[in-house]
Annotation:
The RNA shown here (small-subunit ribosomal RNA) has 1466 nucleotides and comes from a Bacteroidota bacterium. The sequence is in RNAcentral, with records from ENA. Lineage of the source: Bacteria > Pseudomonadati > Bacteroidota.
């Protein structure tokens, strides 16, 4: 400085985590639709369906200055009449059909058709036509015969139609003139693109016209030229499909005719055999095309409503007249469908113009006004006509703008709604309520712009059209726009949303119901997610939903992706076509780049600007329009063309190397049969067995011969080939690699859609071989079963030869090929040297690893690096290596390849747990080793079923079940029945009342709560003395109280369990894109993540140890109640005393034990073993302590507590029942089953505790429970209290001198009360049971076992539970398995984590799809055969004005009839 003005994402796969990879939303836009709402005004828009039928009006006429003709009306006037009126002149008007002209081919509809020269863009026409217009030049002479109409008449319902007379033209015929027009024949030049063109000229021949007038015009012919407007030809461009690969016979070209405005097979006759196609022809779908719109940052992608340009169609199909122009929307004929008519014989019609109706749909409007403006026809004009066209009506369909009010106003009113609720928060300055203004709406008033012309008229100019200036006339819209005036907050706001994406949150209601949902997903009692309400957020006359297209998706990738393992490299190779391609030189100028011209229609985007008050819209001017075409330059690059190089490629010449390939010869071990021979009773086979061989002699063993098949060692990480593949030796054949030389060609390359060739094993055909092995097959195990895994047999097939299949995890899951980037170690083959090296170098084949690369894993000179060139493939999961179709193939089947539908996911890679009938290391009463129980028996106890009025309720695997409950006759107690009470047994508040209380004792009723009553004692406190405080107790009203009522899945605390297991974290660094790892892993050690080494880690936390308590020795200290050795007293006797501090003991303090000391063993470490000393030794020995966190474990009935719920009860109070039930099952216990025991007699040793509503001595009494009795003790004093096993002695193996239930009689004791429902005593009764199936439990030492003793609860009531001591064992090789746990490792498709996850069938419904006797529709394509109407071409014996002939008659036309073609029919 120049040029740009422009790109944003999120959810949603997982326990998390990265990456693929789809769904899904947030933006715009729409000719919408719908649902809720609606106050106005400008400016647009408005049948997307059924090109479906269509009633009615209206959309194309006009010209009297082209003609005949004249209804009807007026007007003056005349006869007749009284008049009405009738029938005449003359004047003016001049309707309706008619000839004739010029228009109907524009304008207006709609997209059915059309993938085509239709469109769109740029050429061409030397191959062309153009009425009206404009400009030149010339010319309009003179005749002739008809026709409509009208008139008469005739058929017919109608629609028409027929015959007779008559008559006119700018209607129709001849004649005349005529070249610069056509035609033939010539001559001369000029240009050009091949055929040719023009320009000049000579001759012959054909061709014209039409008149009208107001005299001012106006028309007509002829030629030429201009403009419009057509026509036709060519480049390039324009949809999908190959599961459509091959089409053409007028097809391709020629010569010649024909037609046509014009070129052409356009048509026709001959000739020739051509023409298109993989750069997609033919064939099927779909589609009017563009300028533009929408969206996007672009590039794209989707679209083709208004507007504007072009086609193409006008009920379907054909067809062709007339004209300048049609094969003609509102014209003609024919066929067909449909409708209306109709007198049944005929006949009529064509809204895809405007307006409207049916109908179809989610769904699109008025049967308006005007020709005033803009255009168009027609005419000289005046003027008619114009559903084009201006306008208005309807719709919020869309864009734009206004308004619905504005300042002020805090008792922050009432309500409302929500909270922690005497109170606060919020709607909300919001209302009230004062002050203000009045857009719009309303009324009444003024009121336009658009109009300029044409035409009339005046005046001027003028050679002649004629122009020019004044005046005058014209408005559907419309009394509109706009504006003035009144009068008042007066008229005016909704809709969606509020769990995240996504702004914006509460309370009710519902309870996996009802409902919501764009995805992901809310709803099973505390729902910001249903639904309702307060509030709040977004938009606002609109807002939401649905439905379409972009766009976000780089999710079809040009811009701008991938292809080991997510989807995706072809099984390999040679090769055609096509894509790429070495150095160097010089042409060329095809790509390419610049310059300039033409073009690219307006609109519309964009820019500036101007008008409506702003916008929206709307006028102007530019830019744009990235494109095509011409043409002039440039020549680096690519391309052509020519020429030269050696380095890429090839070739030759010396050597090499290999399990390349093929066809032959040979060979030994081994198997397996045969024959002999030896020799006997078993073999073989398995986890165990059998099935099978075998005394007919088997396996074993020796010899001999056979037969197919396959090559041990060598032999590997080797080597060879394009891959598949390739393996005894050796010969002949044949290919390839690499090394060296650097002699020769001189780019000759790479790559490879189609094609072609190979291509394990299996399989198939035909012929051969067949020892072993071996699908199907049998048979024996095994198993719930075993169509399998094990066995024992066996056929295809494995092997040759020949022809087929073409597929594989045909895998490096890694196309081919060339350059280019560190290396470091092996190995294979060459080479070279300063020769044997620890060298170079070529070419392979492997492990590692920089850079770089990856979503990671991992690749890394053999890349999955950097880059080129070419090919194949790949787009979310299933459906689908599937179906149809096709091609091959004997056939099996290969190949090629969808779609309906379903669905948020499918997927890869790592990561951290869980888990494995995965490894590895290691502990535990885990198993083992052992002692002892449960599981049977009768008892007790809880628990399930079950019962019942109620059996209250709660724990339910281990971790519930002698558990809550350390104790249910009443109480408790929550359960059930009956009675009862309602502010309440209890708490706080208000008001009256009473100064008032209460205890105790009785009495009646009642089952009792409860009512009624009596007697005794007794009459509150302060205090200013005031019923003045306070306190109590009654009454009354409401706020309340009360629930063992549900939620332990809303909570707190507590409290199991795994687990006393060594685990669990965390900060700081460091690795990783991350999750996450490191640490905490590894070597050793430990009870222990203990300790120690090593380590990219260093450190700390909570766990462990340790500090605590108890017990084990030992000193100190201190001695009552405890003790008592010595002294001393006493006693039947006793520490009973006095004393006395040693002992025991008792409670206080202290030591002692750390691997500290020695040896070994280990890395010299930590540690372990061993040993000495010691009361005790390696954590002496018990407890107490319970990490992070898991199991929605337990508990709302301990307690607190959020909600919900009852409230004369689900809430108090009583009585009586219930918790104790009883076919059954289970779990925990006691008690035995007996002699290690029963009994009876005896006699020794204990600790831990306990004790006043208590413990209870001595002593008497009962056979005992117990009674009586009262000492003595708040306790080392004094009571419980005797310890039990032990030890003699009897019993002698039995249902007993075992066991003791059950049962009956009698009693004791607690207690208001032992019936339901208590415990004890005594005497009688004397049931299972003789050691207990599967299965299970407890325990490692003072431990099991096994005696006995306190205690808590309690009036009374333990076999249960918590403590205490006596006596007091056995075993342990060891870790393989069973079970739990911890560590590392490895797999995982698990993650509510193996009690996961997940396949298939099969049952039932739904939802798409195939099949299917057939049966229909539509489209196309052949051959036949029929064949309208129409041109064209013959024919015309029928008829025939115009010309010609004096007439006959001709020429010429016309109907008819035949032919070719042909739409529709068959």
């Nucleotide at each position: 400085a120049c040029a740009a003005u422009g790109g944003a994402g999120a959810g949603u796969u997982u326990g998390a985590u990265c990456c693929u990879g789809g769904c899904u939303c947030a933006g715009g836009a729409u000719u919408a639709a719908c649902g809720c709402u609606a106050g106005c005004g400008g400016c647009a828009g408005g049948c997307c369906u059924a090109a479906u039928a269509c009633a009615u009006g209206c959309a194309a006429g006009u010209u009297g200055a082209a003609c005949g003709g004249g209804a009807u009306u007026g007007g003056u006037u005349g006869u007749a009449g009284c008049a009405a009126u009738a029938c005449g002149a003359c004047c003016a008007u001049g309707a309706g059909a008619g000839u004739a002209g010029c228009g109907c081919a524009c304008g207006g509809g709609u997209g059915c058709g059309u993938a085509a020269c239709a469109c769109g863009u740029a050429u061409g026409c030397a191959a062309c036509c153009u009425a009206c217009c404009u400009a030149u030049a010339a010319c309009u002479g003179g005749g002739g015969g008809a026709u409509a109409g009208c008139c008469u008449c005739c058929c017919g319902a109608a629609a028409g139609g027929g015959a007779g007379a008559u008559u006119a033209a700018u209607a129709c015929c001849g004649c005349a003139u005529a070249a610069c027009a056509u035609u033939g024949c010539g001559a001369a030049g000029u240009g050009g693109c091949a055929u040719c063109a023009c320009u000049u000229u000579g001759c012959a021949a054909u061709u014209a016209a039409a008149c009208c007038u107001c005299c001012g015009g106006g028309g007509g012919u002829u030629a030429u030229a201009g403009a419009u407007g057509g026509g036709c030809a060519u480049g390039c461009g324009u949809c999908c499909g190959a599961u459509u690969a091959g089409c053409u016979a007028g097809u391709u070209g020629g010569u010649g005719a024909g037609g046509u405005a014009a070129c052409g097979g356009c048509u026709c006759a001959c000739c020739a055999a051509g023409g298109c196609u993989c750069c997609g022809a033919u064939c099927g779908g779909u589609a009017g095309g563009g300028g533009g719109u929408c969206u996007g940052a672009g590039a794209g992608g989707a679209u083709g409503a208004u507007c504007c340009c072009c086609c193409a169609c006008a009920c379907u199909g054909g067809u062709a007249c007339u004209g300048a122009g049609a094969c003609a929307c509102g014209g003609a004929c024919c066929a067909g469908a449909c409708u209306c008519c109709u007198a049944c014989g005929g006949g009529a019609g064509g809204c895809a113009g405007c307006a409207g109706u049916a109908a179809g749909g989610a769904a699109u409007a008025u049967u308006g006004g005007a020709c005033a403006a803009u255009g168009g026809g027609c005419g000289c004009a005046a003027g008619c006509c114009u559903g084009a066209u201006c306008c208005a009506g309807c719709c919020a369909u869309g864009c734009c703008g206004c308004g619905u009010g504005a300042a002020g106003g805090a008792u922050g009113a009432a309500g409302g709604c929500c909270c922690u609720a005497u109170g606060g928060g919020u709607c909300g300055u919001a209302a009230a309520c004062u002050u203000c203004u009045u857009u719009u709406a309303u009324a009444c008033g003024g009121g336009a712009a658009a109009a300029a012309a044409c035409c009339c008229c005046u005046u001027g100019a003028u050679g002649c059209g004629u122009c020019a200036a004044g005046g005058g006339u014209u408005g559907a819209u419309g009394g509109u726009a706009c504006u003035g005036u009144a009068a008042g907050a007066a008229u005016a706001a909704g809709g969606g949303u509020c769990g995240g994406c996504u702004a914006a949150c509460u309370u009710c209601g519902u309870g996996c119901c009802a409902g919501c949902a764009g995805c992901c997903g809310c709803g099973g009692u505390a729902a910001u997610a249903c639904g309702a309400a307060g509030g709040a957020c977004c938009c606002g006359a609109g807002c939401g939903u649905u439905a379409u297209c972009c766009g976000g998706a780089u999710u079809u990738a040009u811009u701008g992706g991938g292809u080991u393992u997510a989807a995706a490299g072809g099984g390999u190779g040679c090769g055609u076509a096509g894509g790429c391609g070495g150095a160097u030189u010089a042409g060329u100028a095809a790509g390419u780049c610049a310059g300039u011209g033409g073009u690219g229609a307006a609109a519309g985007c964009c820019u500036c600007u101007c008008g409506c008050u702003c916008a929206a819209c709307g006028g102007g001017a530019g830019a744009a329009c990235u494109g095509c075409c011409a043409u002039u330059g440039a020549u680096a690059c690519u391309g052509c063309u020519a020429g030269u190089c050696u380095u890429g490629a090839g070739u030759a010449u010396g050597g090499u190397u290999g399990a390349g390939g093929u066809g032959g010869g040979c060979g030994g071990a081994a198997u397996g049969u045969g024959u002999c021979a030896u020799g006997u009773a078993g073999c073989g086979g398995u986890g165990a067995a059998a099935u099978g061989c075998u005394u007919a002699g088997a396996u074993a063993u020796g010899a001999c011969a056979c037969a197919g098949a396959a090559c041990a060692c060598c032999g590997a990480u080797u080597g060879c080939g394009a891959a598949g593949g390739c393996a005894g030796c050796u010969c002949g054949c044949u290919a390839a690699g690499c090394c060296a030389u650097a002699a020769c060609u001189g780019a000759c390359g790479c790559u490879g859609a189609g094609g072609c060739a190979c291509g394990a094993a299996a399989g198939c055909g035909u012929g051969g071989g067949g020892a072993g092995c071996a699908a199907a097959c049998a048979g024996g195990a095994u198993u719930a079963g075993a169509u399998a895994c094990c066995c024992u047999g066996g056929u295809a097939g494995u092997c040759c030869a020949c022809g087929c299949c073409c597929u594989a995890a045909a895998c490096g899951a890694u196309g081919a090929g060339u350059g280019c980037u560190a290396g470091a170690c092996g190995u294979u083959g060459g080479a070279a040297u300063u020769u044997u090296a620890u060298u170079u170098u070529c070419a392979g084949u492997g492990u590692c690893g920089c850079a770089g690369c990856u979503a990671a894993c991992g690749c890394g000179u053999u890349a999955a690096g950097c880059a080129c060139u070419c090919c194949g493939c790949c787009u979310g999961a299933g459906g689908a290596u599937u179906a149809c179709g096709g091609u091959c193939g004997c056939a099996a089947g290969a190949c090629u390849a969808a779609a309906a539908c379903u669905u948020a996911a499918a997927g890869g890679a790592a990561u951290u747990g869980a888990c494995g009938g995965g490894g590895g290391c290691c502990c535990g009463c885990a198993c083992a080793a052992g002692c002892g129980g449960u599981g049977g028996a009768g008892c007790a106890u809880g628990u399930g079923g079950u019962u019942u009025a109620a059996u209250u309720c709660g724990a339910u695997g281990c971790u519930a079940c002698g558990c809550g409950a350390a104790a249910a006759a009443c109480c408790u107690u929550a359960c059930c029945a009956g009675c009862u009470c309602u502010u309440g047994a209890c708490a706080u508040g208000g008001g009256g009342a009473u100064u008032c209380u209460g205890a105790a004792u009785u009495u009646u009723g009642g089952a009792g709560a409860c009512a009624a009553g009596a007697u005794u004692c007794g009459u509150c406190g302060g205090u200013u003395c005031g019923g003045c405080c306070g306190g109590a107790u009654c009454c009354c009203a409401c706020a309340c109280a009360g629930g063992u009522g549900c939620u332990g899945c809303a909570u707190g605390g507590c409290u199991g369990u795994c687990g006393u297991c060594a685990g669990c974290u965390c900060g700081u660094g460091u690795c990783g894109u991350g999750a996450g790892a490191u640490g905490u892993u590894g070597g050793g050690u430990u009870a222990a993540g203990u300790c120690c080494c090593g380590c990219a880690a260093c450190g700390a936390g909570c766990g462990c140890a340790a500090c605590c308590c108890u017990u084990g020795u030992c000193c100190c200290u201190a001695g009552u109640u405890g003790c008592u050795a010595a002294c001393a007293g006493g006693u039947u006797a006793u520490g009973c005393u006095g004393a006395g501090a040693a002992c025991u003991u008792u409670a206080g303090g202290g030591a002692g034990a750390c691997c500290g000391c020695c040896g070994g063993u280990g890395a010299u470490a930590a540690a372990c073993c061993g040993g000495a000393g010691g009361a005790a030794g390696g954590g002496g020995a018990g407890g107490a302590u319970g990490a992070c966190g898991u199991c929605a474990a337990g508990u709302c009935c301990u307690c607190a507590u959020g909600g919900c719920c009852c409230u004369u009860a689900u809430g108090g109070g009583c009585u009586g029942g219930g918790c104790u039930a009883c076919a059954c099952a289970c779990g925990u216990g006691c008690u035995a089953c007996a002699a290690u025991g029963g009994c009876a007699g005896u006699u020794a040793c204990a600790g831990c505790g306990g004790g006043a509503a208590g413990c209870u001595a001595a002593g008497g009494g009962g056979u005992a429970a117990c009674c009586u009795g009262g000492a003595g003790c708040a306790a080392a004093u004094c009571c419980c209290g005797a310890a039990a096993a032990g030890c003699u002695g009897c019993c002698u193996c039995a249902g007993u001198u075992c066991a003791g239930a059950u049962u009956g009689u009698u009693c004791u004791c607690u207690g208001c009360a032992a019936c339901u429902c208590g415990a004890g005593a005594a005497c009688a009764u004397g049931a299972a049971g003789u050691u207990g199936g599967a299965a299970u439990c407890g325990c490692u030492a003072g431990u099991a076992a096994u005696c006995g003793u306190g205690g808590a609860u309690c009036a009374g009531a333990a076999u249960g539970c918590c403590a205490c001591g006596g006596u007091g064992a056995a075993u342990a090789c060891g870790u393989u398995c069973a079970c739990g746990g911890g560590c590392c490792u490895u797999g995982u498709a698990c993650a509510c984590a193996c009690c996961g996850c997940c396949c298939g069938u099969c049952a039932a419904g739904c939802c798409a799809u195939g099949g299917g006797a057939g049966u229909u529709g539509g489209u196309u394509c052949u051959a036949c055969u029929u064949g309208a109407a129409a041109c064209c071409g013959g024919u015309g014996c029928g008829c025939u004005a115009a010309c010609c002939g004096c007439a006959a008659g001709g020429a010429g036309g016309c109907a008819g009839c035949c032919g070719u073609c042909u739409a529709g029919g068959g």